Background: Predicted 3D model of a 476-nucleotide part of an RNA (small-subunit ribosomal RNA, 5' domain) from Alisma plantago-aquatica. The source organism's lineage runs through Eukaryota, Viridiplantae, Mesangiospermae, Liliopsida and Alisma. The full RNA is in RNAcentral, with records from SILVA. Rfam family: Bacterial small subunit ribosomal RNA. The coordinates come from a structure-prediction model, not an experiment, and the mean pLDDT is 83.
[in-house]
Context: one part of a larger RNA
RNA sequence: GGUUGAACGCUGGCGGCAUGUUUAACACGUGCAAGUCAGAUGAGAAGUGGUAUUUCCAGUGGCAAACGGGUCAGUAAUGUGUAAGAACAUGCCCUUGGGAGGGGAACAACAACUGGAAACGGUUGCUAAUACCCUGUAGGCUAGGGAGCAAAAGGAGGAAUCUGCAUGAGGAGGGGUUGUGUUUGAUUAGCUAGUUGGUGAGGCAAUGGCUUACCAAGGCAAUGAUCAAUAGCUUGUUCAAGUGCAUGAUUAGCCACACUGGGACUGAGACACGGCCCAGACUCCUACGGGAGGCAGCAGUGGGGAAUUUCCCGUAAUGGAUGAAAGCCUGAUGGAGCAAUGUCGUGUGGAGGUAGAAGGCCCACAAGUCCUUAACUUCUUUUCUUAGAGAAGAAGCAAUGACGAUAUCUGAGGAAAAAUCACCGGCUAACUUUGUGCCAACAGCCAUGAUAAGACAGAGGAUGCAAGUGUUAUCC
Numbered sequence: 001g002g003u004u005g006a007a008c009g010c011u012g013g014c015g016g017c018a019u020g021u022u023u024a025a026c027a028c029g030u031g032c033a034a035g036u037c038a039g040a041u042g043a044g045a046a047g048u049g050g051u052a053u054u055u056c057c058a059g060u061g062g063c064a065a066a067c068g069g070g071u072c073a074g075u076a077a078u079g080u081g082u083a084a085g086a087a088c089a090u091g092c093c094c095u096u097g098g099g100a101g102g103g104g105a106a107c108a109a110c111a112a113c114u115g116g117a118a119a120c121g122g123u124u125g126c127u128a129a130u131a132c133c134c135u136g137u138a139g140g141c142u143a144g145g146g147a148g149c150a151a152a153a154g155g156a157g158g159a160a161u162c163u164g165c166a167u168g169a170g171g172a173g174g175g176g177u178u179g180u181g182u183u184u185g186a187u188u189a190g191c192u193a194g195u196u197g198g199u200g201a202g203g204c205a206a207u208g209g210c211u212u213a214c215c216a217a218g219g220c221a222a223u224g225a226u227c228a229a230u231a232g233c234u235u236g237u238u239c240a241a242g243u244g245c246a247u248g249a250u251u252a253g254c255c256a257c258a259c260u261g262g263g264a265c266u267g268a269g270a271c272a273c274g275g276c277c278c279a280g281a282c283u284c285c286u287a288c289g290g291g292a293g294g295c296a297g298c299a300g301u302g303g304g305g306a307a308u309u310u311c312c313c314g315u316a317a318u319g320g321a322u323g324a325a326a327g328c329c330u331g332a333u334g335g336a337g338c339a340a341u342g343u344c345g346u347g348u349g350g351a352g353g354u355a356g357a358a359g360g361c362c363c364a365c366a367a368g369u370c371c372u373u374a375a376c377u378u379c380u381u382u383u384c385u386u387a388g389a390g391a392a393g394a395a396g397c398a399a400u401g402a403c404g405a406u407a408u409c410u411g412a413g414g415a416a417a418a419a420u421c422a423c424c425g426g427c428u429a430a431c432u433u434u435g436u437g438c439c440a441a442c443a444g445c446c447a448u449g450a451u452a453a454g455a456c457a458g459a460g461g462a463u464g465c466a467a468g469u470g471u472u473a474u475c476c
Stems, first nucleotide, its partner, number of pairs: 001476002004473001006472005013346006019339002021304001026302003030299003035063003040060002044056003070257002079182006088174001090172001093171005099165001101135004110125006140149003154163003183229003190220003195217008232254003236247002239244001259280005282293004310336001312335003318332001319330002322327001349379004359370003383417001384413006393403001421464002424461001425446003431460005441448001
């Protein structure tokens, strides 16, 4: 000198765009953040005098809830960056081939009875399906033969047809393997027994000590094993002429985690943030028998802290889930609010104006300076106030805008409402006077202050930057 997710002091006009708990992965009241489908399905209800039509809906069923969103605790390699390979599976989507025959038994809902304070149940009986089961069939699988295994579902429509189902083959994400790069310590030198390899078996979507039985005795390590400490990694960001050093907020990719520890279930996919089970700590309810909960989602609260925002608006746009669709849901997202936190832009007026006014300071008492600064004259209105008009963003008939009484434009008003902070001994741009008297103080370093202080304190003046400025911290 530059940098910052900064903080603090003094000050503070406006706008655009960004950013905003770096600390306690501390504890959380409240609301919302994942639903949707009646064109899968049997009841029920509303409405109607009745039929038809319509609407709503607890339950069964389907798809989604593994995405999106958060955080960085753990992890020094089951991670990540880069490069390469083979022994894998893949719901929805796209392209394409040939298919869906015949039967059956249930379980919720519901009804009756009944347990419990509640959470939630129990028994008996009835019932539908794109829920479940059996059977037939198959250009599928097991190298071939033989022998065997294994599918399907309908719905809407008057119909055409549309959509769904099952199965086979190709496109995108995922699982797995290998090489190599990836912090510090030797005041950590030896580490390892499923350990290293082989064979058989099991297991997995798949390879493999992944697991197991047997056999062999290997494997790693001074090119640093093991142990300990620290740490999410990267694209990037900052500084620097460059080598390089530091860093990993926001944005984007990957990993890990979801009160702490463990476990599996469902499923194409999880060992699952707003699912389940067990244990633990904590909080709450209880009729003491037993139950409920998990903000590292968005807001917000307490606490810690130098320090970090609204318990806001909308699904209009983009994207996602579901649905045939209309729709519905979406704290993703789009916006607004708060904060000079940063950055960029802009303003606080322009022109004229010497009697060089008053006043301050200084003074050698002549003068000098603040100073064209002001007053005064005249002009303008960016911003500001007020009135009116008024978008694009909407996606090619029309309709549909949270933002938004917005941006922007036009008229009117009036210089009106808008400048501070630090510094002035040298480094370092900028000097005098008064007070103080090694005191009070200053201070980044050198240093200053002892009665004439350009260094302390006040004042006048000057300098620097400017809606900021200075200090502290931080990295280069």